[in-house]
RNA sequence: GCCGGUGUGGCGGAAUUGGUAGACGCAGCGGAUUCAAAAUCCGCCGCCCUCACGGGUGUGUCGGUUCGAGUCCGACCACCGGCA
Numbered sequence: 001g002c003c004g005g006u007g008u009g010g011c012g013g014a015a016u017u018g019g020u021a022g023a024c025g026c027a028g029c030g031g032a033u034u035c036a037a038a039a040u041c042c043g044c045c046g047c048c049c050u051c052a053c054g055g056g057u058g059u060g061u062c063g064g065u066u067c068g069a070g071u072c073c074g075a076c077c078a079c080c081g082g083c084a
Base pairs, nucleotide, nucleotide: 001083002082003081004080005079006078007077010026011025012024019067028044029043030042031041032040046057047056048055049054060076061075062074063073064072
């Protein structure tokens, strides 16, 4: 230099045809239970604004296509593999 693969919450990891993004698990927070704890069970759990209701934003980055993009297209970035 060329080719291919991968990139989604704090972490792992789904979403398979473009149609509610974050299922499920771990970690964390609150509660129940216990003399106390472990285990177990229940609830919550991206970010920003708001007293709240609610709203906005978010799939490596920036653009494009589309009524609609994690998914399709382009460029770039990072990592992994192959070729030279």

A computed fold for an 84-nucleotide RNA from Halomonas salinarum, annotated as transfer RNA. NCBI's taxonomy places the organism under Bacteria, Pseudomonadati, Pseudomonadota, Oceanospirillales, Halomonas. Rfam family: tRNA. Its family is annotated with triplet codon-amino acid adaptor activity in the Gene Ontology.